[in-house]
Predicted 3D model of RNase P RNA and transfer RNA as a complex of 499 nucleotides. It holds a member of the Rfam family "Bacterial RNase P class A". Rfam classes the family as a ribozyme. Its mean pLDDT, the model's own confidence on a scale to 100, is 78.

RNA sequence: GCAGGGGGACAGGCGAUCGCGGGGCUGAAAGGCUCCGAGGAAAGUCCGAACUCCGCAGGGCAGUGCGCCGGGUAAUUCCCGGGCGGGGCAACCCGACGGACCAGUGGCACAGAAAAUAUACCGCCCGCCGAAGCUCACGGCCGCAAGGCCGGGAGCGGAGGAGGGUAAGGGUGAAAUGGUGCGGUAAGAGCGCACCGCGCGGCCGGCAACGGACGUGGCAGGCAAAACCCCGCACGGAGCAAGACCAAAUAGGGAAGCGUUCGAGGACGGCCCGUCCGAAGCUUCCGGGUAGGUUGCUCGAGGCCGCGAGUGAUCGCGGUCCCAGAGGAAUGAUCGCCGCCUCGAUGGGCGGUCGCAGGCACGGCGCAAGCCGGGCCGGCGGUCGUCAGGAGGGGCACAGAAUUCGGCUUACCGGUCCCCUGCAGCC
RNA sequence: GGGCCCGUAGCUCAGUGGUAGAGCAGGGGACUCAUAAUCCUUAGGUCGCAGGUUCGAUCCCUGCCGGGCCCA
Repeated sequence: GCAGGGGGACAGGCGAUCGCGGGGCUGAAAGGCUCCGAGGAAAGUCCGAACUCCGCAGGGCAGUGCGCCGGGUAAUUCCCGGGCGGGGCAACCCGACGGACCAGUGGCACAGAAAAUAUACCGCCCGCCGAAGCUCACGGCCGCAAGGCCGGGAGCGGAGGAGGGUAAGGGUGAAAUGGUGCGGUAAGAGCGCACCGCGCGGCCGGCAACGGACGUGGCAGGCAAAACCCCGCACGGAGCAAGACCAAAUAGGGAAGCGUUCGAGGACGGCCCGUCCGAAGCUUCCGGGUAGGUUGCUCGAGGCCGCGAGUGAUCGCGGUCCCAGAGGAAUGAUCGCCGCCUCGAUGGGCGGUCGCAGGCACGGCGCAAGCCGGGCCGGCGGUCGUCAGGAGGGGCACAGAAUUCGGCUUACCGGUCCCCUGCAGCC
Repeated sequence: GGGCCCGUAGCUCAGUGGUAGAGCAGGGGACUCAUAAUCCUUAGGUCGCAGGUUCGAUCCCUGCCGGGCCCA
């Protein structure tokens, strides 16, 4: 330098003006002053808790979730460390990682002999039967002869058939009943042996998962449990619209008092008298409860710094800080300067190419004037590429608190810091 | 705050491990003087997206995206 791996912090900055939400002080009020005011994910609501109410003698079933080992933690399915498996040359990354003979049920399309009780399509091998054909001698017939035809016999021959052995090889498939090699065999085969793999046993190391070496067994039988299921462990339900307190109007409830031709109450009227209506309610108190208000409410498993323990997650001690608490929802807008990203006019440098005119030397022809040919050089213009530069324009992610924490997952412009790996070069 | 369900052709829906289908709609043809109906034929698919399990995924699992419903 190039290509990668892991981790951390940030999330445009400053100023001015005008606003918004909450607290405090002041003021009779209007108002004034002052302090604070989103996030790494506030999101999804996927886990785990705090808190609150309801339920609960104890146990079980069902259901749901989780599943290598050890540790961390208030707790977790989270985190850390380790083991095993997989990927990468490596740094490092990924893993739903209990159980598939020894509980059971089911699945594996097509192809293939066979998809799990194993079995045998082609092939290979063994002996048996055995067609055609060939050879040999014999008999009969025909022929002058060479020879031909017919018949059965012996030997060779093996198309094919049926039986058995085999699982090396071929073929099918995603997958075929350990792999490679040697021996062995009629051909083969863990049939035997060596190594690898696998199971079992004790030993050693480790808290453990697990690992190592040794012995032993010829192999105990495929995949899949993100199929049902089995085993182990955990889980009571609801959620701040939880819950607590205060408490209108109206309508119910309860109690007391008054009233029922000895008339409560109502209408007319300012009041009394009076007239009319009126046959049952009226008044007061208490209680539940709705609207509404208050609270829960933000100081907390809290942030930052330092020291210490630990490989680490994390924990301990000390110091320091207060950091939204609204209640349908505030945290914003404008302007100026700067920063970053992006687009980019005019003009410029370099290079290619085309055109125009010019200069320089050269070659050919020619007596010469000159004509023709290609080469080089810079100039102007057009066009293309590239480089720097930039007037000016646009943009500055994802998103956004709603009882509170711990995690996970997902979204995200951009640059930045630290550590590590591989390759190449230089010293 | 809590819970459940759905996403497959233009539309409405089947399909729940093994080559994705039906009805309507669309195109072409037949019938008809013509249209409709009817008949024949035909095209059309990222099975919402991404990852995983599996030999193999529309189907099983996980995470997102979109939509609907219920309760307080």